This is a predicted structure of a 74-nucleotide RNA (transfer RNA) from Lutzomyia longipalpis.
RNA sequence: GUUUCCGUGGUGUAGUUGGUUAUCACAUCCGCCUAACACGCGGAAGGCCUCCGGUUCGAGUCCGGACGGAAACA
Numbered sequence: 001g002u003u004u005c006c007g008u009g010g011u012g013u014a015g016u017u018g019g020u021u022a023u024c025a026c027a028u029c030c031g032c033c034u035a036a037c038a039c040g041c042g043g044a045a046g047g048c049c050u051c052c053g054g055u056u057c058g059a060g061u062c063c064g065g066a067c068g069g070a071a072a073c074a
Base pairs, nucleotide, nucleotide: 001073002072003071004070005069006068007067010026011025012024019057028044029043030042031041032040050066051065052064053063054062
C1' cells in the first nucleotide's frame, strides 16, 4: 500500500427479513442465608450502540465518508 472482518453498559457478548422501553453472563450495589466469609437465592443501578452525513414514517441493523482495532497478501 491492497483486500477482508470488527467497533453495543466496567469486561465479554446477542441483536443480520429495519418496527414493543436494546439481550445474556461475569463484575458492582442492596436484601435473604451464615457466627463470619464464600457459594446459593431474590432485587437494583449502569449502555442510545466509535464519529459525521444520507436513505426511510421509522436505523444498533441499510448506504457513503472519517477514526480506531484485527487478519491475510505485498
The prediction has a mean pLDDT of 81. The RNAcentral record of the sequence draws on Ensembl Metazoa. Its Rfam family is "tRNA". It is annotated as a transfer RNA. Rfam links the family to the GO term triplet codon-amino acid adaptor activity. The same sequence occurs in records of 2 taxa.